[in-house]
Molecule: c-di-GMP-I riboswitch aptamer
Organism: soil metagenome
RNA sequence: AAAAUAGCAAAGUUGUCGAAAGACAAUGACGCAAAGCCAACGGGCCUAAAGGGAGUUUCCAAAGGUGGCUGGGUUGCCAAA
Numbered sequence: 001a002a003a004a005u006a007g008c009a010a011a012g013u014u015g016u017c018g019a020a021a022g023a024c025a026a027u028g029a030c031g032c033a034a035a036g037c038c039a040a041c042g043g044g045c046c047u048a049a050a051g052g053g054a055g056u057u058u059c060c061a062a063a064g065g066u067g068g069c070u071g072g073g074u075u076g077c078c079a080a081a
Stems, first nucleotide, its partner, number of pairs: 007032002012027006030068001036074003041071003044066003051060004
């Protein structure tokens, strides 16, 4: 490189949790060679509860999320001539 075995599971739907973002379970496959793990390693993005400002519906705000946004770290399957 090729092939094979096994694996994960986007959107949508239903249920539960949550302020929300979102998570989990079932169903479902858009995709994935790390779509395994780390958010208490960095950057980005989402939400905006606590709290605060304005003053009556807005602004700030992560200690909440996202590893299927990404750099990095870490573990790891097959692998011919």